[in-house]
């Protein structure tokens, strides 16, 4: 200098004017003053919790979830370190119970997709047929490729039953052997996954468990529209009193008398509960700094801080100056642009989106010193 890997930070700033919302204070029922007012993901609602109500003697079946090991954590499908396998020259990235418990599946192609098998091949030792040799034959030779042997080579496929060399054979084959791989056992190291070494075994063994399944661990249901409290109007419910020809009450009426009507009535109280209001609900597995422990995730101590709380759901608009980016340019400037998205009970994670930038560490290649 070029290319690459991993991680972190920012997400326009300041001021003015006009607004919205919450809190506090004052005057006083709408004003004034002061103060607070979105995010790194507030998102997706995918996991795990807190909290609340309901359910629940205990245990089992069933159902769902998880996945190397150890650790961290309130917990987790999260994170850290390590381990094995795969990819990459490397930094680094991706993956992880069991396929010798059982059942089933593996399209197309192919001989065969798994108690193996044999299409093209190779061989045809052995058995058989034919011909010849021989007086003859159970002997010898040639030949056929009939039985049969074989899995070297070819062919199919995503995948084909250990690999390579040598020996061996009729041709072949772990048939034999050396190395590699695999399996079993032991020893050593490690908390462990696992690693290393030694010995033995010719070698059983394809894939897929996001097919059922097996083993282990975990899991009750519903979500703040949970739940708690206060509590209108109207209509139900309950109780008591009055009242039914000795007439409550209602209508006509200003009042009385009178007339009409009349028992499913009137009055008072109580309770549930709707609208509405209050709460849950902003001090919490909290944030910042320093110190200490740990490889690390993380943990401990001390000091400081309090940071939106809405519900037809506030958090906005305009202007000025400056910064950033793009284009043009007479280098003075001019014009344009600025993402993803937006709290809704609260935390811990994961995943996804993101204009324009900045920073750190590491790897590879080339060049220079």
């Nucleotide at each position: 200098u070029g290319g690459g890997g991993c991680g972190g930070a920012c997400g326009c700033a300041u001021g003015a004017u006009c607004g919205c919302u919450c809190c506090u204070g004052c005057c006083u029922u709408g004003g004034c003053a002061g103060g607070g007012g979105a995010g790194g993901a507030a998102a997706g609602u995918c996991c795990g919790a807190a909290c609340a109500c309901c359910g629940c003697a205990g245990g089992g079946c069933g159902c769902g979830g998880c996945g190397g090991u150890u650790c961290c954590u309130a917990a987790c499908a999260g994170g850290a370190a390590c381990u094995c396998c795969g990819g990459g020259c490397a930094a680094c990235c991706g993956g992880g119970g069991g396929a010798u418990a059982g059942u089933g599946c593996c399209a197309c192609a192919g001989a065969a997709a798994a108690c193996a098998c044999a299409c093209c091949g190779c061989c045809g030792a052995u058995g058989g047929g034919a011909c010849g040799g021989u007086c003859a034959a159970u002997c010898c030779g040639u030949u056929c490729a009939c039985a049969g042997g074989u899995a070297a080579g070819g062919u199919u496929g995503a995948a084909a039953u250990g690999g390579u060399g040598a020996g061996g054979u009729a041709a072949g084959a772990g048939c034999u052997u050396a190395c590699c791989g695999c399996c079993u056992g032991c020893a050593u190291g490690g908390u462990g996954a696992c690693a290393u070494g030694c010995a033995g075994g010719g070698c059983a063994a394809g894939g897929a468990a996001a097919a059922c399944c097996c083993a282990g661990c975990c899991g009750g249901g519903u979500g703040c529209a949970a739940g708690a409290c206060c509590a209108a109007a109207u209509a139900g419910g309950g109780a008591a009193a009055c009242g039914u020809u000795u007439g409550a009450g209602g209508g006509c009426u200003g009042c009385c008398c009178g007339c009409c009507u009349g028992a499913u009535g009137u009055u008072u109280c109580c309770g549930g509960g709707u609208a509405g209001g209050u709460u849950g609900c902003a001090c919490g597995a909290g944030c910042u700094g320093c110190c200490g422990g740990g490889c690390g995730a993380c943990c401990g101590g001390c000091a400081g801080c309090c940071a939106a709380g809405u519900c037809a759901a506030a958090u906005g608009a305009u202007c000025a100056u400056g910064g950033c980016c793009u284009g043009c340019u007479u280098u003075g400037g001019c014009a344009g642009g600025a993402a993803c998205a937006g709290a809704a009970u609260u935390c811990g994670g994961c995943u996804u989106a993101c204009a324009g930038u900045c920073c750190g560490c590491c790897c590879c290649a080339a060049u220079u010193u």